Predicted 3D model of a 73-nucleotide RNA (transfer RNA) from an archaeon. The sequence was found in a public genome assembly. Its mean pLDDT, the model's own confidence on a scale to 100, is 80. Rfam family: tRNA. It is annotated as a transfer RNA.

[in-house]
RNA sequence: GGGAUCGUAGCUCAGUUGGCAGAGCACCUGGCUCUUAACCAGGGUGUCGCGGGUUCGAAUCCCGUCGGUCCCA
Numbered sequence: 001g002g003g004a005u006c007g008u009a010g011c012u013c014a015g016u017u018g019g020c021a022g023a024g025c026a027c028c029u030g031g032c033u034c035u036u037a038a039c040c041a042g043g044g045u046g047u048c049g050c051g052g053g054u055u056c057g058a059a060u061c062c063c064g065u066c067g068g069u070c071c072c073a
Base pairs, nucleotide, nucleotide: 001072002071003070004069005068006067007066010025011024012023013022019056027043028042029041030040031039049065050064051063052062053061
């Protein structure tokens, strides 16, 4: 330098025939308990890596770009 693939919640990841952004764990609040843990109830905590484009509507399609991994040179 060329190519492939991945990037979504604190972590591990779902969600790709375009239509309200989710799960588990963790975390926060309350209950229970002498206290802690466990258990019960409630809470999503998010610029979907970033910037544009297409569209009524984009995590999803298109272009560019940044970063990780792998292959070729």